Small-subunit ribosomal RNA, 5' domain from an uncultured bacterium, 508 nucleotides, folded computationally. The coordinates come from a structure-prediction model, not an experiment, and the mean pLDDT is 83.
Context: one part of a larger RNA
RNA sequence: AAUGAACGUUGGCGGCGUGGAUUAGGCAUGCAAGUCGAGCGGUAAGGCCCCUUCGGGGGUACACGAGCGGCGCAAGGGAGAGUAACGCGUGGACUACCUACCCCCGGAUCCGGGAUAGCCGUGGGAAACUGCGGGUAAUACCGGAUAAUGUCUCCGGACCAAAGGUGAGAUUCCGUCUGGGGAUGGGUCCGCGUCCUAUUAGCUUGUUGGUGGGGUAACGGCCUACCAAGGCUACGAUGGGUACCGGGUGUGAGAGCAUGGCCCGGCUCACUGGGACUGAGACACUGCCCAGACACCUACGGGUGGCUGCAGUCGAGAAUCUUCGGCAAUGGGCGAAAGCCUGACCGAGCGACGCCGCGUGCGGGAUGAAGGCCUUCGGGUUGUAAACCGCUGUCAGUUGGGAGGAAAUCGCAUGGGGUUAUCCCUGUGUGUUGACCUAUCUUCAGAGGAAGUACGGGCUAAGUUCGUGCCAGCAGCCGCGGUAACACGAACCGUACAAACGUUAUUC
Repeated sequence: AAUGAACGUUGGCGGCGUGGAUUAGGCAUGCAAGUCGAGCGGUAAGGCCCCUUCGGGGGUACACGAGCGGCGCAAGGGAGAGUAACGCGUGGACUACCUACCCCCGGAUCCGGGAUAGCCGUGGGAAACUGCGGGUAAUACCGGAUAAUGUCUCCGGACCAAAGGUGAGAUUCCGUCUGGGGAUGGGUCCGCGUCCUAUUAGCUUGUUGGUGGGGUAACGGCCUACCAAGGCUACGAUGGGUACCGGGUGUGAGAGCAUGGCCCGGCUCACUGGGACUGAGACACUGCCCAGACACCUACGGGUGGCUGCAGUCGAGAAUCUUCGGCAAUGGGCGAAAGCCUGACCGAGCGACGCCGCGUGCGGGAUGAAGGCCUUCGGGUUGUAAACCGCUGUCAGUUGGGAGGAAAUCGCAUGGGGUUAUCCCUGUGUGUUGACCUAUCUUCAGAGGAAGUACGGGCUAAGUUCGUGCCAGCAGCCGCGGUAACACGAACCGUACAAACGUUAUUC
């Protein structure tokens, strides 16, 4: 000098940050990923219309529960357990690779089919859930056609696709298929760098290499069969310990040393271990299956769960916050859009945890009051300090106004342009959207509401008296205390810093 600090005493206000470092211990409760009716059959509830025996029935599609289907759920958010490794960093390589949505360019979008949820009927089960029969739709599924600029190729040839929707109206808008390019994101490989330990010296059998085959988006012992006997190592293999890595951060003149919390990039993990499925992408935090531990429900047959998301709770601990508000802004998902969802995020709350700023008044005022302390008893000091007089009004309090964060949003009306157009661009008018914060101005009152902590032997700024008597105690080091203690305890006085001041821990 510094800290994600803690503890002690004290504590006025604001701004900006920051806050589970220990048990990757266990978790009640709520919320954290949905959306699309302009893909589909439909209609549980509501709205509207009609009928009604007042029980209800029919219609519409304003709307929409459940269902099929699409996209998303692999992002965002959390944590650092593991990992000494191509994990990370840096520089390269891929003629050995993939990439949904997005952008650009070219071509296509033809003819058919059978199912299945929902629904209806009927069973099983305590529940979770599940069986059978009937029947229905699609941008769900399948067949055929077409087939190159695609794929394979022995260069002859062979093979591969699609779906519609909106609307009065589609070559035109939104989609679908196929090919090429781009962008973005990823995968793989390599050089170099990356802690301690030799009181760890040898390690290795898919091991090292080859051939054939398999597998992958892709190279490769990645896997497999056979063949050869290799490969690594004192330039530290193998083993053990510890540890996410970097940008950075702290300190320091620098070199260096220490460190990796908040923020950003990468990696890894998601109750523990294993596995695959779906998909452009996962071996998937709030998906699936199996095993295990734990917890819960049970009709004992069987089921359910995973906060290292946001809050919150218990435990352990010196120690770390609200079961808050809002989608107004920024961003994300879905949607043609309106919009819906979003504990991301934006805000508020709590904590002097940190940094910074402001205030706790200003001027005058001596017979130098009283009180306290000391005293050589004369006085000295506290001390212009107070009282008293005059003044000001920061902050807090109170009253009223108020810019901005929000217009490039959105709705409606209307004009112009783009060959056509339901689409796009653009202009004008009008209306609309703030959870939360509030600059700043203003009314009122009155010095009123706002100072402590540590230290005073030397280092080290600042001393006297009393008490105690090697006791009680102090102490960072030297050392104080055994009857005159500037070092213990108290008082007065002083010194330093100040809404803080000290102590402890740790780093340089």